[in-house]
RNA sequence: UGAGUCGGCCAGGCGGCCGCGUACCGGCUUGACCGGUCCGAGGAACGUCCGGACUCCACAGGGCAACGGUGCUGGGUAACGCCCAGUCGGGGUGACCCGCAGGAAAGUGCCACAGAGAACAGACCGCCGAUGGCGGGUCAAUCUCCGGAGUGAUCCGCACAGGUAAGGGUGAAACGGUGCGGUAAGAGCGCACCAGCAUCCGGGGGGACCCGGAUGGCUUGGCAAACCCCAUCGGGAGCAAGGUCAGACAGGGGGAGUGCGGCCCGCACGCAGACACCCCCGGGUGGACCGCUAGAGGUGACGGGCAACUGUCACCCGAGAGGGAUGGUCGCCACGUGCGCGCGAGUGCACGGACAGAAUCCGGCGUAAGCGCCGGCUCACCAC
RNA sequence: GCGGGCGUCGUUCAAAGGCAGGACCUCAGAUUUCCAUUCUGACGAUGCCGGUUCGAUUCCGGUCGCCCGCU
Numbered sequence: 001u002g003a004g005u006c007g008g009c010c011a012g013g014c015g016g017c018c019g020c021g022u023a024c025c026g027g028c029u030u031g032a033c034c035g036g037u038c039c040g041a042g043g044a045a046c047g048u049c050c051g052g053a054c055u056c057c058a059c060a061g062g063g064c065a066a067c068g069g070u071g072c073u074g075g076g077u078a079a080c081g082c083c084c085a086g087u088c089g090g091g092g093u094g095a096c097c098c099g100c101a102g103g104a105a106a107g108u109g110c111c112a113c114a115g116a117g118a119a120c121a122g123a124c125c126g127c128c129g130a131u132g133g134c135g136g137g138u139c140a141a142u143c144u145c146c147g148g149a150g151u152g153a154u155c156c157g158c159a160c161a162g163g164u165a166a167g168g169g170u171g172a173a174a175c176g177g178u179g180c181g182g183u184a185a186g187a188g189c190g191c192a193c194c195a196g197c198a199u200c201c202g203g204g205g206g207g208a209c210c211c212g213g214a215u216g217g218c219u220u221g222g223c224a225a226a227c228c229c230c231a232u233c234g235g236g237a238g239c240a241a242g243g244u245c246a247g248a249c250a251g252g253g254g255g256a257g258u259g260c261g262g263c264c265c266g267c268a269c270g271c272a273g274a275c276a277c278c279c280c281c282g283g284g285u286g287g288a289c290c291g292c293u294a295g296a297g298g299u300g301a302c303g304g305g306c307a308a309c310u311g312u313c314a315c316c317c318g319a320g321a322g323g324g325a326u327g328g329u330c331g332c333c334a335c336g337u338g339c340g341c342g343c344g345a346g347u348g349c350a351c352g353g354a355c356a357g358a359a360u361c362c363g364g365c366g367u368a369a370g371c372g373c374c375g376g377c378u379c380a381c382c383a384c
Numbered sequence: 385g386c387g388g389g390c391g392u393c394g395u396u397c398a399a400a401g402g403c404a405g406g407a408c409c410u411c412a413g414a415u416u417u418c419c420a421u422u423c424u425g426a427c428g429a430u431g432c433c434g435g436u437u438c439g440a441u442u443c444c445g446g447u448c449g450c451c452c453g454c455u
Stems, first nucleotide, its partner, number of pairs: 001380009010370001012333007020040002023037005028031001042355001046366002049364005054238004067234005072086005087101001088099004102229002107227002109223003124168002126164003131161002133158008142149002176194006195219001197216008242290004252281004258272004297316008335352007385454007394408004402438001410426005431447005
């Protein structure tokens, strides 16, 4: 200098003019009115993907199954599917990154096409044909009507039965790999080494797991982001929760027969029981206030911890809406980029600033995105 | 604000891990004197980005868009 990787920070400042919303004060023409003062979005306020607080429902205690979520280990936390530290696996030359990462010798299911065969596998080509079969030659003894016949041994041929998973070929995947022996040809059939599995032992670690050794049968495919099994968690609904006040209408019509109790099933429990409860239709209102923002809150110092995080102390904290407020412009300054001037410190002009926007509140995750800024580390090249 | 569902040729529907298919439309050809009808053929798609798997429209995560319900 270039390429890359990880972490952190910012989200321009001041002033003038115009404009928007709540609260308070004032005004009179009493209205979503006018004037003044104070205050007025974010790192993601977003998506609503998880977890809570809070509120109501039958306080939810229990059991069973169902349903749904999670899934290496340890820790953090109010909790989590989040975070931190590690283990294992994978990617990268490296810094570093990624992983829904339990169980496939509990069971069920699936593995298309191709291929002979796809899961207690399989014989298409090839190899062999030991054994049996068929055909032929030689030899031996036997029988004979002297042509020959069957029997036994041995050799050759055929590839009919059969053997064979070493080789070819198919496939994502073909039932451990290499070598030697062995065999008719072969094969864990036997052996040695290697890989892997199971059991046991020793050592390290808090644990996942790691290191080493012995024995065994010689090898038991993949998929659980397929059903499932195991472990563990979960009652439901959501501020349109829920409550208070005021006002309006018609306890008007129909249905079922036990119904209902905030997903469903069963037990238990509770409520109501023929003017009830439940469902449907119909009628009315659709106003105000509370909930509502000081909270698992922020910053700093000291202490604990590798870290996430946490303890103590001090200081700080003015959006809270009617379902829709926080913007525009000008000037100066700061920042970045480009071009120009200057030996240089500098300076002139132009351009640039995104994504987005509160509505009960927090903790995460994910996604979007800028003028940007800072730092650690890695690789390559060059110079000293 | 809360909850549920769906994205496949131009349109409307299939495919439920294994060559993305049907109907209508469009285009071309045949039939006809010509048109219509009919017949034959062709073109044409899984919203997007990742992951699991030998293999993804399908399963999982994210994202974008659309539809519906609740006071």
This is a predicted complex of two RNAs, RNase P RNA and transfer RNA, with 455 nucleotides together. Its mean pLDDT, the model's own confidence on a scale to 100, is 76.